The RNA shown here (transfer RNA) has 73 nucleotides and comes from Euryarchaeota archaeon UBA287. The coordinates come from a structure-prediction model, not an experiment, and the mean pLDDT is 83.

[in-house]
């Protein structure tokens, strides 16, 4: 340099194909249970790498940068 794949809460993931309140785990706040720890059970905040286009609407489609893995040179 060429080509591919990936990128979504503090971690991890699902959703993409076929667009339409954004899914669960773990973590953390908060109740409650229990003499207290562990653990359960409810409640709560918290994400879509970035910029642009398509559309009534984009995590999804499109081009375009960034990052990381991988093949090829």
């Nucleotide at each position: 340099g060429g080509g591919g794949c990936u990128g979504u809460g503090g971690g991890g993931u699902a959703g993409c194909u076929u667009g339409g309140c954004a899914u669960c785990c773990u973590a953390c706040g908060g109740g409650c249970u229990u003499c207290g720890g562990g653990a359960g059970c409810c409640c709560g905040a918290g994400a879509c790498c970035c910029c642009a286009g398509u559309u009534c609407a984009a995590a999804u489609c499109u081009g375009g940068g960034c990052a990381g893995c991988c093949c090829c040179a």